[in-house]
Context: one part of a larger RNA
RNA sequence: CUGGGCUUAAAGGGGGUGUAGGCGGCCCGGCAAGUCGGGCGUGUAAUCUGACGGCUCAACCGUCAGGCUGCGCUCGAAACUGCCGGGCUUGAGGACGGCAGAGGAGAGCGGAACUCCCGGUGUAGCGGUGAAAUGCGUAGAUAUCGGGGGGAACGCCAGUGGGGAAGCCGGCUCUCUGGGCCGUUCCUGACGCUGAGGCCCGAAAGCCAGGGGAGCGAAGGGGAUUAGAUACCCCCGUAGUCCUGGCCGUAAACGAUGGGUGCUAGGUGUGGGGGACGUAAGUCCUCCGUGCCGCAGGGAAACCGUUAAGCACCCCGCCUGGGGAGUACGCCCGCAAGGGUGAAACUC
Numbered sequence: 001c002u003g004g005g006c007u008u009a010a011a012g013g014g015g016g017u018g019u020a021g022g023c024g025g026c027c028c029g030g031c032a033a034g035u036c037g038g039g040c041g042u043g044u045a046a047u048c049u050g051a052c053g054g055c056u057c058a059a060c061c062g063u064c065a066g067g068c069u070g071c072g073c074u075c076g077a078a079a080c081u082g083c084c085g086g087g088c089u090u091g092a093g094g095a096c097g098g099c100a101g102a103g104g105a106g107a108g109c110g111g112a113a114c115u116c117c118c119g120g121u122g123u124a125g126c127g128g129u130g131a132a133a134u135g136c137g138u139a140g141a142u143a144u145c146g147g148g149g150g151g152a153a154c155g156c157c158a159g160u161g162g163g164g165a166a167g168c169c170g171g172c173u174c175u176c177u178g179g180g181c182c183g184u185u186c187c188u189g190a191c192g193c194u195g196a197g198g199c200c201c202g203a204a205a206g207c208c209a210g211g212g213g214a215g216c217g218a219a220g221g222g223g224a225u226u227a228g229a230u231a232c233c234c235c236c237g238u239a240g241u242c243c244u245g246g247c248c249g250u251a252a253a254c255g256a257u258g259g260g261u262g263c264u265a266g267g268u269g270u271g272g273g274g275g276a277c278g279u280a281a282g283u284c285c286u287c288c289g290u291g292c293c294g295c296a297g298g299g300a301a302a303c304c305g306u307u308a309a310g311c312a313c314c315c316c317g318c319c320u321g322g323g324g325a326g327u328a329c330g331c332c333c334g335c336a337a338g339g340g341u342g343a344a345a346c347u348c
Base pairs, nucleotide, nucleotide: 003320004319005318006317007302008301012316014201015200016199017198021194022193023192025088026087027086028085029084030083031082033081034080035077036076037075038074039073040072041071042070048066049065050064051063052062053061054060091191092188093187094186095184096183097182098181099180103177104176105175106174107173108172109171110154114150115149116148117147118146119145120144121143125136126135162169163168206247207246208245209244210243211242215241216240220236221235222234223233258315259314260313261312262311263310266293267292268291269290270289271288272287273286274285275284276283277282297304298303321348322347323346330341331340332339333338
């Protein structure tokens, strides 16, 4: 490079936006670059193929013919691609009217629980476990009532439910704000898809500065257990967990399944919208989402199956035996931790 692949065997980039590039709907006209056809020229020799010939054969050699799949010039064709011009509405976008939602940001508020402090009642225990002990308690704990402070998280509703590109998002109210779906078929007229780089977002942990700190709790201390126990269990407990600003950029970032479009039986739940019929309960139709079961088909099987892993096309990413190794070196990024890119020797 070609080929074959990427749910679980090696392999989908964590996600988005978009640059270059690749690819691109229907109709008409033009051009003729790609494309196709004719002709001409060229395509050295050798090699190659065929025939014949020369060394006793062959290898080897000679003669003739073919071929050298290519390139150039010229004439022509116009279906397809391309380019130019014109038109269209079904792709895409917009307008208008509705709708659902833990989508995002900021501010305020609320109750339960917990903990600390103050006060009342009250007295000898409480707590914890498999059993205990460490621990707390006569300086009055635990329990209980009242008051006050504080921080974090939001029970029921809650759903195989909803929203978001992903990470993720859940008390209530207000403000700002993104996206989506349905209906009308009014407007634009291919404005589209994908996307190497780039840029942005990106759980948790971690880092820097400042705050905050109830509960929980790496590290650490103690009590148990045990042969030991640097653990599992118990009592404490620092960082952290929380907030503001700035970094980090990873993950079993998972549906282990990239995005787009079209096509290919159905059945049954559920969320959002619309329509028809019906007084209503409801029935039927339809669009979008989300589950389960399944036809064809696919698959090594498990299973997938209109939310494809089926049938096709377009674009990107990635794989190419195991270990060495996501290591070393170099480069880039980072305050650091480390991240990105990413080998080889050797070995099986």

Small-subunit ribosomal RNA, central domain from a candidate division WOR-3 bacterium, 348 nucleotides, folded computationally. The prediction has a mean pLDDT of 91.